[in-house]
RNA sequence: CGGAACGUAGCGCAGCUUGGUAGCGCAUUAAGCUGGGGGCUUAGGGGUCGCUGGUUCGAAUCCAGUCGUUCCGA
Numbered sequence: 001c002g003g004a005a006c007g008u009a010g011c012g013c014a015g016c017u018u019g020g021u022a023g024c025g026c027a028u029u030a031a032g033c034u035g036g037g038g039g040c041u042u043a044g045g046g047g048u049c050g051c052u053g054g055u056u057c058g059a060a061u062c063c064a065g066u067c068g069u070u071c072c073g074a
Stems, first nucleotide, its partner, number of pairs: 001073007010026004020057001028044006050066005
């Protein structure tokens, strides 16, 4: 320098192909059960999708640029 993959909640991931309210597990908060711990049950909070711009009635999703990590090639 060229190419590719990945980036979504505290952690690990799905959703992208086919644009239409942002989800799952763990963790966490409250209540209940329990003598306590652990465990179980019920309910709740937390991200607007790495960043910027564009297309569109509407973008995590499509397009362009850019940043970070990893890998391949020179």